[in-house]
RNA sequence: AGAGUUUGAUCCUGGCUCAGGGUGAACGCUGGCGGCGUGCUUAAGACAUGCAAGUCGAACGCAGUCCCCUCGGGGACUGAGUGGCGCACGGGUGAGUAACACGUAACUGACCUACCUCGAAGUCCAGAAUAACUCCUCGAAAGAGGAGCUAAUACCGGAUGUGCUGUCCCCUCCUGUGGGGCCAGUAAAGAUUCAUCGCUUCGAGAUGGGGUUGCGUUCCAUCAGCUAGUUGGUGGGGUAAAGGCCCACCAAGGCGACGACGGAUAGCCGGCCUGAGAGGGUGGCCGGCCACAGGGGCACUGAGACACGGGUCCCACUCCUACGGGAGGCAGCAGUUAGGAAUCUUCCACAAUGGGCGAAAGCCUGAUGGAGCGACGCCGCGUGAGGGACGAAGGUUCUCGGAUCGUAAACCUCUGAAUCGACGACGAAAGACGCGUAAGCGGGAUGACGGUAGUCGAGUAAUAGCACCGGCUAACUCCGUGCCAGCAGCCGCGGUAAUACGGAGGGUGCAAGCGUUACCCGGAAUCACUGGGCGUAAAGGGCGUGUAGGCGGUUCGGUAAGUCUGCUGUGAAAUCCUGGGGCUCAACCCUGGGCGCGCAGCGGAUACUGCCGGGCUAGAGGGUGGUAGAGGCGAGUGGAAUUCCGAGUGUAGCGGUGAAAUGCGCAGAUAUUCGGAGGAACACCAGUAGCGAAGGCGGCUCGCUGGGCCACACCUGACGCUGAGACGCGAAAGCGUGGGGAGCGAACAGGAUUAGAUACCCUGGUAGUCCACGCCGUAAACGAUGGAUACUGGGUGUGGGCGGAGUCGAAUCUGUCUGUGCCGAAGUUAACGCGUUAAGUAUCCCGCCUGGGGAGUACGGCCGCAAGGCUAAAACUCAAAAGAAUUGACGGGGGCCCGCACAAGCGGUGGAGCAUGUGGUUUAAUUCGAAGCAACGCGCAGAACCUUACCAGCUCUUGACAUGGCAGGACGGUUUCCAGAGAUGGAUUCCUUCCCUUCGGGGACCUGCACACAGGUGCUGCAUGGCUGUCGUCAGCUCGUGUCGUGAGAUGUUGGGUUAAGUCCCGCAACGAGCGCAACCCUCGCCCCUAGUUGCCAUCAUUUAGUUGGGCACUCUAGGGGGACUGCCGGUGAUAAGCCGAGAGGAAGGUGGGGAUGACGUCAAGUCCUCAUGGCCCUUACGGGCUGGGCUACACACGUGCUACAAUGGCGGUGACAAUGGGCAGCGAACCCGCGAGGGGGAGCUAAUCCCAAAAAGCCGUCUCAGUUCAGAUUGCACUCUGCAACUCGAGUGCAUGAAGGCGGAAUCGCUAGUAAUCGUGGAUCAGAACGCCAUGGUGAAUACGUUCCCGGGCCUUGUACACACCGCCCGUCACACCAUGGGAGUUGGGUUUACCCGAAGGCAGCGCGCCAACCGCAAGGGGGCAGCUGACCACGGUAGGCUCAGCGACUGGGGUGAAGUCGUAACAAGGUAGCCGUAGGGGAACCUGCGGAUGGAUCACCUCC
Repeated sequence: AGAGUUUGAUCCUGGCUCAGGGUGAACGCUGGCGGCGUGCUUAAGACAUGCAAGUCGAACGCAGUCCCCUCGGGGACUGAGUGGCGCACGGGUGAGUAACACGUAACUGACCUACCUCGAAGUCCAGAAUAACUCCUCGAAAGAGGAGCUAAUACCGGAUGUGCUGUCCCCUCCUGUGGGGCCAGUAAAGAUUCAUCGCUUCGAGAUGGGGUUGCGUUCCAUCAGCUAGUUGGUGGGGUAAAGGCCCACCAAGGCGACGACGGAUAGCCGGCCUGAGAGGGUGGCCGGCCACAGGGGCACUGAGACACGGGUCCCACUCCUACGGGAGGCAGCAGUUAGGAAUCUUCCACAAUGGGCGAAAGCCUGAUGGAGCGACGCCGCGUGAGGGACGAAGGUUCUCGGAUCGUAAACCUCUGAAUCGACGACGAAAGACGCGUAAGCGGGAUGACGGUAGUCGAGUAAUAGCACCGGCUAACUCCGUGCCAGCAGCCGCGGUAAUACGGAGGGUGCAAGCGUUACCCGGAAUCACUGGGCGUAAAGGGCGUGUAGGCGGUUCGGUAAGUCUGCUGUGAAAUCCUGGGGCUCAACCCUGGGCGCGCAGCGGAUACUGCCGGGCUAGAGGGUGGUAGAGGCGAGUGGAAUUCCGAGUGUAGCGGUGAAAUGCGCAGAUAUUCGGAGGAACACCAGUAGCGAAGGCGGCUCGCUGGGCCACACCUGACGCUGAGACGCGAAAGCGUGGGGAGCGAACAGGAUUAGAUACCCUGGUAGUCCACGCCGUAAACGAUGGAUACUGGGUGUGGGCGGAGUCGAAUCUGUCUGUGCCGAAGUUAACGCGUUAAGUAUCCCGCCUGGGGAGUACGGCCGCAAGGCUAAAACUCAAAAGAAUUGACGGGGGCCCGCACAAGCGGUGGAGCAUGUGGUUUAAUUCGAAGCAACGCGCAGAACCUUACCAGCUCUUGACAUGGCAGGACGGUUUCCAGAGAUGGAUUCCUUCCCUUCGGGGACCUGCACACAGGUGCUGCAUGGCUGUCGUCAGCUCGUGUCGUGAGAUGUUGGGUUAAGUCCCGCAACGAGCGCAACCCUCGCCCCUAGUUGCCAUCAUUUAGUUGGGCACUCUAGGGGGACUGCCGGUGAUAAGCCGAGAGGAAGGUGGGGAUGACGUCAAGUCCUCAUGGCCCUUACGGGCUGGGCUACACACGUGCUACAAUGGCGGUGACAAUGGGCAGCGAACCCGCGAGGGGGAGCUAAUCCCAAAAAGCCGUCUCAGUUCAGAUUGCACUCUGCAACUCGAGUGCAUGAAGGCGGAAUCGCUAGUAAUCGUGGAUCAGAACGCCAUGGUGAAUACGUUCCCGGGCCUUGUACACACCGCCCGUCACACCAUGGGAGUUGGGUUUACCCGAAGGCAGCGCGCCAACCGCAAGGGGGCAGCUGACCACGGUAGGCUCAGCGACUGGGGUGAAGUCGUAACAAGGUAGCCGUAGGGGAACCUGCGGAUGGAUCACCUCC
């Protein structure tokens, strides 16, 4: 510090996810030791038991026990009681609390403070009770009552008054501070060991507190208004004390957008975690403060409480009870139970520290010090160290060679956790006591932890686990599994070769831990103060006026609030950082320093901001004079056109469409002429022209009226900018009332279209559109760009104004201000683009955004007559959703150009019969494959057996075939017989070995046996090689370097010409190159050379015959060469490339014809059944052999062919002319036989020699339009040939038979010249079996205007939501399942509030005739007090309502999600009616239609601008 993930790829936006650190944790697996920390986050639920606050005899009386006793008594201990002090501390918890609760800084002239310290003054006199105790009574108990006795440091009276307090007065003064005066009131307690401890009053201090204030302290505005003691005053009450704290009266205030009131949540802080920081999160342990003590109320006592282990009352709960009544409060320490994912011992000790009481000894102390439990955390240590290769065994893997675990182990040497023994701490020295006046000095006692830590000695090699290994992210193989089981933080893995699942081996990372889950910060600049954005990604308010607020020109003076600076106080300790130190180190602990960015006070500075005051004119406004304009409102008025009405002329149609129909018309339409009525809108001018803030504004005239611009520089003197709320304006549609209504026209109706057509098209047509008044308040209200100001190169149009030059006036040139366009420097931007009209550079103010969906929806509120608008969520769900640009592909987009692509022609197919292949069906099997073009006379260049892979039956098991071992041997061939369908099995006869040799043998070969193995046309062509098809013989496909672009990528390869061609030329940020094209190769066409046998024959001779002699001229054969290159001419083009020419020449002319040749790639195209091959599967069978059957089936359907339908023909006759080929298990002549297939025969030929071999269309004659003298299917009989064998199931022949068929619907195929058509011939395969296939020659056409259309293709361009690429993508209803959610008659519960009722305890007030010791009084009585009663207040409770939150809820609404459901096709291309926004109506649904709007519309044309 970043990384993964949207795409085919790219850049950007943007979310999601990961790597880091942390925790009071929990869970899973595992677990050795120690130290230091830490441990109910949930039920502030309920609690058994024990303990957690007592102490003082030096305040007091009494009782008991013991001791002493000089018998009075004394002493010690114990017990309860009176009295004093403590119990308000310490300890727990976080419920409540959004508050002066907390933090921080101040104030208290408005206050208190027991114990402690210092100072001043005092401690005199007198009195009455009471508990304990005794007796009695009541009660189950708890306890209570009555009578009697008694003490005090308990209680009361008097004196004194340093003082203090109160009223009044004076001075000071920040009101109550300080000083002084008069009057009135007001204190005390004693004890003992005789030196101290106490007591009273006052002052001061210290400590601890009370109160007040500034500032800070969560979320919601879908909480916007709140408030009656409320706000203030006067007077009182109350308190330690100010105060509506409380009360009476008076006034009507107080708070709030700087967020009152309400709701939700929460103890606050020092700190802690994280982070570079700013910040974010958090408040457990430790420390400070607060609050609470089962829920709620109340006071008492006291220095202090409204009191955790005090009281009292109400409520809930638990317990005891004799039913009358009582007792209780672990959020103290342990512990129990419940809840929960989850949190400990009913331990030891007061030895230390601290606290209470005491003069002290001491007592008490679950505070505390320790121990125990838990890997809960941090820190430290250990499970060994050194040597050790045959690289052991074993595991894993393997290409079988090896590799790896691995120096790892074994083994050798060493040390010695554990364990045992001995010794054994620090923490503890004070107080007390002794001496001393004191300061101080002195010696001894005291340890829970703990026989612990530690030291010494002895001593055994002595536990390792967990997660991960596809990328992020460090670490890879094998097996199993087969979209199953499973994994997963994100992307994503798994459908038979999974580094992603499970196991194993190996590896990586941490380690007594390792992982997972949860939560926090980080990364996240993803709420952006530091540090983001808003044209198109989310985001500028529809527009203006303007309030609060924010911001504000120039100059001078003052002030010093902000700001800056110095000092002071504070910022507790701990924590943190740091120096040093202590536990062997560390964690941990001790000590010094720093930090603590804050607040307050004092002093200083004055640039900037603020404030106050005085000036200025550059901002702003005013004045004067001009000026343009569809700016607004009102009134009037004009012509064209549509429609309607009347009249005339006139006759059969009109209208409408892609084509039609509905409709109108003989009752006279349309057309045409004239006249009239009415409503609405204003052609041309008209213009990226003008005006307006926006919406918007268009004939002409008049009236009223707003704003702008220019010139002058006369006036005011900052009067300014922006603008939350607020107010106003605001297209279209829509709403209300009343008018109006020509045209248009939602809805509606009809006609078409269509599978349907609730649409597009047509005919009609109502609201509406228009006017007046009133609502609505929204639009793609857009420049998708808020307003203001300033600055920053230019060029070129255009509107308005004013100057200058020029001119008679103009034209023209030039300057300037203000509008409005285009192109573009710099700059900017993700790119596109923007660019003085900024999206550049800056400042100020407002609005808005924070992933997609859910959703601009629900609920709530406000507005509206309604429609609806404004404001505006969540659950849930996804890993994306977007923007710009790139390359492709695609378009019912465009341009250019090719091709038998269309057109023009010729002949076919589709109809018939047959052949053949396929589908389907059938079957025991009908083996398998091929599937649009590019499967279907295809694999098959040939299924009767064989082939053959299929079926049935029979049969073999190392096998039909290969290699290796052992044993034996010959093997092989011939004959015959038996069983059998045969394979096979059994028997039999005859003949008979080969090679090498070192002579031992070895090898080849055969048989038998056992095992390794063979074998498989079994599966996977989606694991593969090879081969092939196809686009396509289309002209394309790429690279290097350079350049451009952030990048994908572009350029080159585009452009202008040209070509069959990316062929060539020219141009050009490209220059070159490669694979393709072309050429080189073969063949046909002309010529030449060479060579003449089997070929040829002009000349000579010869013959029936090139037969022979002869010859090699010709033909031909087969080797070599020549020839053609747009080379020449003319024209054209650009002078190029090239094109044109019934030009020349030439056998051939523009690649001469044909072939071979197939770029990068596409189709997971085809083939595992040619072959090869990975993996999987079978192994007495999925292998091998055999017989028979099947592949030949047959209601049908399709493809490809053959033969026909006839006269361009059939039949008969005639007999002329080819080429390519093939032939020895072969071709087979002549001749003979047969009607014929064929048979006999065997010459010749290993073939330019012989044979197949007859070429056929042709020509002549006949038939005369007929199912025929056409056609030949089918069938019968008789034959031929091949073959072991023609039944299933061959081909052929003869005779007989003589079917469909009369040129073929929709549709569709081939062909551009020696081609189509037509005619034969040959060959491969093959025993036999072509109408197929391959090849060959004969005869031999027609047509092409042309490129609009169909199909395919190439190049450029455009749009795109496609990229598996249009066979793409994708929308909505409906149906099904699941999930969350809104409404909902209601229902249940919580919170809160209003009115009223009730009113415990309690204090207060009043009464107090009942009761009472202290003082006065002789007494009566008084004073004072108590019980009791009454009153207002008030907790709980009740009645009636309001508000609010949550749960449930029949039914219901939409939403989301879900491999293969239904209906359509809305959107993306001009998406086939451009889509979209607002609104209204309609419709199964997407949607359709009307009105207005924007372009975020393709295409063509025109105008304008550049």
Notes:
RNAcentral holds the sequence, with entries from ENA. Small-subunit ribosomal RNA from an uncultured bacterium, 1506 nucleotides, folded computationally. Rfam family: Bacterial small subunit ribosomal RNA.